The RNA shown here (c-di-GMP-I riboswitch aptamer) has 83 nucleotides and comes from uncultured Novimethylophilus sp. The model forms 91% of the base pairs in the Rfam consensus. RNAcentral holds the sequence, with entries from MGnify. Lineage of the source: Bacteria > Pseudomonadota > Betaproteobacteria > Methylophilaceae > Novimethylophilus. The coordinates come from a structure-prediction model, not an experiment, and the mean pLDDT is 83.
[in-house]
RNA sequence: AAAGGGUUAACUCGGCCGAAAGGCGAGGGCACAAAGUUUCCGGUCUAAGUAGUGUCUCACUAUACGAUAGCGGAGCUGCCGAA
Numbered sequence: 001a002a003a004g005g006g007u008u009a010a011c012u013c014g015g016c017c018g019a020a021a022g023g024c025g026a027g028g029g030c031a032c033a034a035a036g037u038u039u040c041c042g043g044u045c046u047a048a049g050u051a052g053u054g055u056c057u058c059a060c061u062a063u064a065c066g067a068u069a070g071c072g073g074a075g076c077u078g079c080c081g082a083a
Stems, first nucleotide, its partner, number of pairs: 006032002011027003015024003030070001036076003040073003043068003049063006
């Protein structure tokens, strides 16, 4: 450079879980050589609960034990070929 493949973004569908972010199934295919996997570190998203505030049966602010592995780093694993 290829070959054989792999995963599946946005979106759609109907259903499920969740307070939400988001996740799961089917379709779909933007992309990806680790976009396999693990929240260990940082970032980002949400804010149920908790704390506080206010014009107080509501709203706002802060906060992760929640989420994101297709945000980055790190750990483990890994096809083919040149080499």